The part of an RNA shown here (small-subunit ribosomal RNA, 5' domain) has 502 nucleotides and comes from an uncultured bacterium.
The full RNA is in RNAcentral, with records from Greengenes.
Its mean pLDDT, the model's own confidence on a scale to 100, is 80.

[in-house]
Context: one part of a larger RNA
RNA sequence: AACGAACGCUGGCGGCGUGGAUAAGACACGCAAGUUCGAACGAGAGAAUCGCUAGCUCGCUAAUAAUUCUCUAGCGGCGCACGGGCGAGUAACACGCGAGUAACCCGCCCCCGAGAGCGGGAUAGCCCCGGGAAACUCGGGAUUAAUACCGCAUAGUAUCGAAAGAUUUAAAGCAGCAAUGCGCUCGGGGAUGGGCUCGCGGCCUAUUAGUUUAGUUCGGUGAGGUAACGGCUCACCAAGGCGAUGACGGGUAGCCGGUCUGAGAGGAUGUCCGGCCACACUGGAACUGAGACACGGUCCAGACACCUACGGGUGGCAGCAGUCGAGAAUCAUUCACAAUGGGGGAAACCCUGAUGGUGUGACGCCGCGUGGGGGAAUGAAGGUCUUCGGAUUGUAAACCCCUGUCAUGUGGGAGCAAAUUAAAAAGAUAGUACCACAAGAGGAAGAGACGGCUAACUCUGUGCCAGCAGCCGCGGUAAUACAGAGGUCUCAAGCGUUGUUC
Numbered sequence: 001a002a003c004g005a006a007c008g009c010u011g012g013c014g015g016c017g018u019g020g021a022u023a024a025g026a027c028a029c030g031c032a033a034g035u036u037c038g039a040a041c042g043a044g045a046g047a048a049u050c051g052c053u054a055g056c057u058c059g060c061u062a063a064u065a066a067u068u069c070u071c072u073a074g075c076g077g078c079g080c081a082c083g084g085g086c087g088a089g090u091a092a093c094a095c096g097c098g099a100g101u102a103a104c105c106c107g108c109c110c111c112c113g114a115g116a117g118c119g120g121g122a123u124a125g126c127c128c129c130g131g132g133a134a135a136c137u138c139g140g141g142a143u144u145a146a147u148a149c150c151g152c153a154u155a156g157u158a159u160c161g162a163a164a165g166a167u168u169u170a171a172a173g174c175a176g177c178a179a180u181g182c183g184c185u186c187g188g189g190g191a192u193g194g195g196c197u198c199g200c201g202g203c204c205u206a207u208u209a210g211u212u213u214a215g216u217u218c219g220g221u222g223a224g225g226u227a228a229c230g231g232c233u234c235a236c237c238a239a240g241g242c243g244a245u246g247a248c249g250g251g252u253a254g255c256c257g258g259u260c261u262g263a264g265a266g267g268a269u270g271u272c273c274g275g276c277c278a279c280a281c282u283g284g285a286a287c288u289g290a291g292a293c294a295c296g297g298u299c300c301a302g303a304c305a306c307c308u309a310c311g312g313g314u315g316g317c318a319g320c321a322g323u324c325g326a327g328a329a330u331c332a333u334u335c336a337c338a339a340u341g342g343g344g345g346a347a348a349c350c351c352u353g354a355u356g357g358u359g360u361g362a363c364g365c366c367g368c369g370u371g372g373g374g375g376a377a378u379g380a381a382g383g384u385c386u387u388c389g390g391a392u393u394g395u396a397a398a399c400c401c402c403u404g405u406c407a408u409g410u411g412g413g414a415g416c417a418a419a420u421u422a423a424a425a426a427g428a429u430a431g432u433a434c435c436a437c438a439a440g441a442g443g444a445a446g447a448g449a450c451g452g453c454u455a456a457c458u459c460u461g462u463g464c465c466a467g468c469a470g471c472c473g474c475g476g477u478a479a480u481a482c483a484g485a486g487g488u489c490u491c492a493a494g495c496g497u498u499g500u501u502c
Stems, first nucleotide, its partner, number of pairs: 001501003005498005012368006018361002025324003030320002034078001036077002041074001043072007053062004085279001087277001095201007104194002109190007117152004127141004156169001158167003173182003203251003210242003217239001219237006254276004258269004281302005304315004332358001334357003340354001341352004371402004382393004406443001408438005446491005451472003457486005467474002
């Protein structure tokens, strides 16, 4: 000098930051990814409107059809691989910097080219039956649609081939009166994102010296597999590979931009913010998909917890709040989608504990205030000291004259809003910031130290006791070092102590 600090005493206001470092311990309750799309689809329920037909009592009834809106469960599409959290593991090509990929992928987005022809069978939902305490739900029957699924055709692509050619494989519609728009299929290019590979760099330990013995050993041939290279996997062959420039083992640890310190070189560190990685109760696995081996998906095993009619089921806060526990120690079960961004949608709009805000903690940094001027007459009284003369507290108070920051009260009162939309409406923060006025010194100072280092001294008590102490050291009857008091010094809404780093 610094800190994600803690503890003691004290505590007026504001701004900006920042706050579970320990138990990657366990979690009640609510919310965090979709009441996203009806402009892909069928059905059910409700509401409203208009028209036509028929009958007659001519403005009523009935039947049928249509349109619009809302809701419900479902099918289908996209999203759920982003965003948010945490740092357990990892000493490794995980990361940083620089290269490579003639060994690769890439939904949505942008540009270009070509195509979208014909046909088919189901299924959920709804309905019926059955089973179950319930849950996830489960079983059977009948029936229906699609941008769901399947077949044929055609084509570019791909493979084979010197060529001719052969083989293989596509599609879907919706809205609109229409123009057209949004989509669909195939191919090429781009952008973005990612996979893989190479070089260099970056902890401790030799009281770890040889390691690896069979594919988490080096390599070759062939095959399989992958988006792709490769012992990635397998069959056969060969016996290599690494190592005092520290292999192998053990310990510790997420890495970096940075941060702290320092004149620098260095040393220490990686909280917040940003980039990367890894993880999601523990271990394992794949499915779907452009993308996962998937925090709020699936399956298996385990531990734990909950419900049960004992047959069986359910769960995963290292998301935001919050609870318990352990700990020296770390906040609200708050408001809003108004802004920025993200998902869905043609759009309106919906969702969003991302985000924007407020709250809370002197935890940090910064700013402001707790008043200003005058005021000595016997320098009041009181306190303390005293050589008893006085000195000091001390212009301090009283007293007089002012001011009005902050806080308080009253009135006014924002910007952040542009985009979108036919037009409009619409601000969580917020009655906040800010402005004006009002009253009144009123509501606002402590902490540590005073032997030397080190700024600041006396009295009383105590008597090697009680105690102090960072080091030197104080205390055994005159203690500036203990305790109290008066005084003084230093900082100041803080001041000290402890811990850690330089």